[in-house]
Context: one part of a larger RNA
């Protein structure tokens, strides 16, 4: 993992409360028990009690009123408005294991030291090698001791290393051979050693060279019965069909935030009225937002006038007094700010009143059942933050949630549009029409050269890119660009300085002559000069030449991991960008055509006409199945039942029905009643594969 089968809202209760059914009804109705009769069971009696039929008060007590009070006040709760009671069936509430299943633990009864910790009694057992303590003798040596040497001896948690005992290292193994091995290497190996057999220590107890180790593959509190279906605001599971209707993810309190209560917002049954509701349209209203404004406040704030005061200097014994490249109140010009600033002030919302439309809706109230109560994006007003987040916190709105179709490549929230059914019909939205790919290489006019572009976004800054306009000079009396020639004189301009002659520096009404122009010099050059060259001028040459601004498309700027950010193919007077026209495609929209249901209105019915029919949670409504019971068909069957495999009809579906094979003994229709009443999922349980 698949088959099978089994598996989860039940039963009880003199209990609450609701709808319905049905009995009697100002009453309703028995409980236990008894009698009497039977297969269960039924009949009759039993009025004890209990619910109504009046309340108020804490009572006593009093009553349509009572309570408080001194009250005849006033004020609370009552009445003036009669349905209820008993049973069944249902829907939900309580208690109870109370829809299954699921702890971690807690308490009690017992059973465990044949595994392992320590112990206590008796045994057992360590191949071989090495080293050579203390003592001893001998010999030398001492006054005697001492001490010296030989040989002797056999000490040690001594020293190599098998058995045994450990398990330090790498490698296998890792649905292993093995629920801890194996192979290689390692540590102990006369000791705090190993090791057989008997025995003793028990669960908040034991042992423990102390690792929370071990205590029978179990240990920060063993095992096994119970109490016990502890509890579990916690996960998971939770079973046939169709039909109507359809939410939240908010506020509020919560030892509360992943859970509840109420209340919002769904659903169902009743009832409602002067149609309340809801949309438009007029109309009367509140209000302080957006703006906007400030010699209208409060409070910040630029600059310029003025300049109380301070500060600095000056004087003076001390006061005055003056003076300011300083700060600055308050006033006045001019500028400009503000969520807790207002002299002003919308738009939309909101609240009322008329009219008109809708009117099964829509709205209110009253009961019955809920479910939610983690909410997400977008776009609009804001608040935090970085005017950062698929951020976070409000308010308003549309999605999605719970919404399929069609587009955006692919893509819950975006755009377009709400799927009752069924067909090879037709129209359009969005967004599309070169191929992939339905539909125009559609028409006109520009525009880009960058594959810029072709559905994400590119910036400051930067270029004679290239296109269409604005101002404005100059130009056949010949301009712009080239070419040819000139560019001088006083003067080497004065002052500086070693030097300074247009061109280090400084200073100048930088002036004046000759001229057709030539600055007391545009830049290069020198040590300085010298040289090149520019402004200016002539000739040549012939028609347009600058200079400043505006838009439009493009270029550089532009750096990431596939070629990889047009969805590919390709595309250049596009198939790209702009503007403007026709055309057409394109959905479950929307039209035609059958057809099902829902509902509402007319109607005795038949049916006719309108609205409608996406949907999780969840509420209502109508069936189907499957097992047993009663009555009925005086039902079916060995001439062949239930099972089981198949075709074919039939119903919206759950389903049903016929026939044909197997099957080989029971079963069914139809009306009511009872339930161990439907399984894809709980890591579900068992069994098979």
């Nucleotide at each position: 993992g698949c088959c099978u089968a089994c598996g989860a809202g039940u039963u009880a209760c003199a209990u609450c409360u609701c709808a319905c059914u049905a009995g009697c009804g100002a009453g309703g109705u028995u409980a236990a028990g008894g009698a009497u009769u039977u297969a269960a069971g039924g009949u009759c009696c039993g009025g004890a009690g209990c619910c109504g039929a009046a309340g108020c008060g804490a009572a006593a007590g009093c009553g349509a009123g009572u309570c408080u009070g001194a009250a005849c006040a006033g004020g609370g709760c009552g009445g003036u408005u009669u349905a209820g009671u008993u049973a069944g069936u249902g829907g939900g509430a309580g208690u109870a294991g109370a829809c299954g299943c699921g702890a971690a633990a807690c308490c009690u009864u017992g059973u465990g030291a044949u595994c392992u910790a320590c112990c206590c009694u008796u045994g057992a057992c360590c191949a071989g090698g090495u080293u050579g303590a203390a003592g001893g003798u001998g010999c030398c040596g001492u006054a005697a001791c001492a001490g010296g040497u030989a040989c002797u001896g056999g000490a040690g948690g001594a020293c190599c290393g098998a058995a045994c005992c450990a398990g330090u290292u790498u490698c296998c193994g890792u649905u292993g051979a093995a629920a801890a091995g194996g192979a290689u290497u390692u540590g102990g190996a006369u000791g705090a050693g190993u090791u057989g057999a008997g025995g003793g220590u028990a669960g908040g107890g034991g042992u423990g060279a102390a690792a929370g180790g071990c205590u029978a593959a179990u240990c920060a509190a063993a095992c096994u019965g119970g109490g016990a279906g502890a509890u579990a605001g916690c996960u998971c599971g939770u079973a046939c069909u169709c039909c109507c209707c359809g939410a939240a993810a908010u506020g509020u309190c919560u030892u509360u935030u992943g859970g509840g209560a109420c209340a919002g917002c769904c659903u169902c049954a009743u009832a409602g009225u002067u149609u309340a509701g809801c949309u438009u349209c007029a109309u009367g209203g509140a209000g302080g937002u957006a703006g906007a404004g400030c010699u209208a406040c409060u409070g910040a704030u630029u600059g310029g006038a003025u300049g109380c005061g301070a500060g600095g200097g000056c004087u003076u014994c001390a006061u005055c007094g003056c003076c300011u490249a300083u700060c600055a109140a308050a006033u006045c010009c001019a500028g400009a700010c503000a969520a807790a600033c207002u002299c002003c002030g919308a738009a939309u919302g909101c609240c009322g009143u008329g009219a008109a439309g809708u009117g099964u809706a829509u709205c209110u109230a009253u009961g019955g059942g809920a479910g939610u109560g983690a909410g997400u994006c977008g776009c609009c007003g804001g608040g935090u933050g970085c005017u950062a987040a698929u951020g976070u916190c409000c308010g308003g709105u549309g999605g999605c949630g719970a919404g399929a179709g069609g587009g955006a490549a692919a893509u819950a929230g975006c755009c377009c549009a709400g799927a009752c059914c069924a067909a090879c019909a037709g129209c359009u939205a969005a967004g599309g029409c070169c191929c992939c790919c339905a539909a125009a290489c559609g028409u006109g006019u520009g525009u880009u050269a960058a594959g810029u572009u072709g559905a994400a976004a590119g910036a400051a800054c930067g270029a004679u890119g290239u296109u269409c306009g604005g101002u404005u000079g100059c130009a056949u009396a010949g301009a712009c660009a080239g070419c040819u020639a000139g560019g001088a004189u006083g003067u080497u301009a004065g002052c500086u300085u070693g030097g300074a002659a247009g061109c280090a520096g400084c200073u100048a009404u930088u002036c004046a002559u000759u001229u057709a122009a030539a600055g007391a010099g545009u830049g290069c050059g020198u040590a300085a000069c010298a040289g090149c060259u520019c402004a200016c001028u002539a000739g040549u040459c012939g028609a347009g030449c600058g200079a400043c601004u505006g838009a439009g498309c493009g270029u550089g700027g532009a750096u990431a991991a596939u070629a990889a950010a047009c969805g590919g193919g390709c595309a250049u007077c596009a198939a790209g960008c702009a503007c403007a026209c026709u055309g057409c495609c394109g959905a479950a929209g929307c039209u035609a055509u059958g057809g099902a249901c829902u509902u509402c209105a007319u109607g005795u019915a038949a049916a006719u006409g309108g609205a409608g029919u996406g949907g999780u949670a969840g509420g209502g409504g109508a069936g189907c199945a499957u097992u047993c019971u009663a009555g009925u068909c005086g039902g079916c069957g060995c001439a062949g039942a239930a099972g089981g495999g198949g075709u074919a009809u039939u119903g919206u579906g759950a389903g049903a029905u016929a026939c044909c094979c197997u099957g080989g003994a029971g079963c069914g229709g139809u009306u009511a009643g009872a339930a161990a009443a439907g399984c894809a999922a709980a890591u579900g349980u068992a069994g098979g594969c």

This is a predicted structure of a 689-nucleotide part of an RNA (large-subunit ribosomal RNA, domain II) from a termite gut metagenome. The full RNA is in RNAcentral, with records from SILVA. The coordinates come from a structure-prediction model, not an experiment, and the mean pLDDT is 84. It matches the Rfam family "Bacterial large subunit ribosomal RNA". Its family is annotated with ribosome and structural constituent of ribosome in the Gene Ontology.